[in-house]
FMN riboswitch aptamer (RFN element) from Nocardioides sp. Root140, 153 nucleotides, folded computationally. It was read from a public genome assembly, where an Rfam model found it. The prediction has a mean pLDDT of 76.
RNA sequence: UCGCGUGCUCUGGGGUCGGUGCAAUUCCGAGCCGGCGGUGACUGGGUGAAGAGGUUUCACCCGGAAGUCCGCGACCCGGUCACAACCAGUGACCGGUUGACCAGGUGAGAUUCCUGGACCGACGGUCAAAGUCCGGAUGGGAAGUGCACGCAG
Numbered sequence: 001u002c003g004c005g006u007g008c009u010c011u012g013g014g015g016u017c018g019g020u021g022c023a024a025u026u027c028c029g030a031g032c033c034g035g036c037g038g039u040g041a042c043u044g045g046g047u048g049a050a051g052a053g054g055u056u057u058c059a060c061c062c063g064g065a066a067g068u069c070c071g072c073g074a075c076c077c078g079g080u081c082a083c084a085a086c087c088a089g090u091g092a093c094c095g096g097u098u099g100a101c102c103a104g105g106u107g108a109g110a111u112u113c114c115u116g117g118a119c120c121g122a123c124g125g126u127c128a129a130a131g132u133c134c135g136g137a138u139g140g141g142a143a144g145u146g147c148a149c150g151c152a153g
Stems, first nucleotide, its partner, number of pairs: 003151006010144001016030004032131001033121002035072004042064009067119002076096008101117005123135003
């Protein structure tokens, strides 16, 4: 330094104004928000080289960059097993389900860059229908981040 394992840790943003109404942060109009990893022609910094020189070109190193692409998860559904007399329930494991993007431009190459216009958002609750309010949740949680330890090369 790389690989594997174990433990711990971290791990989501957003309802503002107006309208209707007995009643809506739920409807209507405008506005607001965008998890983690990968990819990424964009971008910030550093080092070196080329060059007469430059805000130029090239190489390498460190970092940032997609809500709609690829992958992951919570929610939800099912199965098996354990606890339980049974049901309900809880836990472990396995499986399933799981939203939404086009057009133009540049180019060898872009659903990633630029321009424009769209679209999407679990479950339960509610005087009235929720991405944003309240609740399960001071919870759970994978991919992954960081730290420590162990093993192997």